[in-house]
RNA sequence: CCGUUAUCAAGAAAGGUUGAGGGAAUAGACCCGUUGAAACCUUAGCAACCCUCCUGAGUGAGAAGGUGCUACAUUCUACCGAUGUAAUUGGAUAGAUAACAC
Numbered sequence: 001c002c003g004u005u006a007u008c009a010a011g012a013a014a015g016g017u018u019g020a021g022g023g024a025a026u027a028g029a030c031c032c033g034u035u036g037a038a039a040c041c042u043u044a045g046c047a048a049c050c051c052u053c054c055u056g057a058g059u060g061a062g063a064a065g066g067u068g069c070u071a072c073a074u075u076c077u078a079c080c081g082a083u084g085u086a087a088u089u090g091g092a093u094a095g096a097u098a099a100c101a102c
Base pairs, nucleotide, nucleotide: 003100004099005098006097007096008095013043014042015041016040017039021032022031023030026078027077028076029075044070045069046068049066050065051062052061053060074094079091080090081089082088083087
């Protein structure tokens, strides 16, 4: 990098370094940002995929460890439908994360 499966409207921030961008990519919209973006570091936290414990059996308990995450629904829309003209809704694609496989 590619594949399979599962999940993605819940949840959880302070400090330091630094200094202009950021919300994956393209386009549009809407937002965040010198009252400090992104990145990195420290500490803390959330969650419970792997994991640990108990059990005849998870729809149980837990959080030491491996990941992940801590503005906004994966920020929204884009493609195909439904309802019928206003947006709502289902799905697909793409993406993210985990486990496994390669």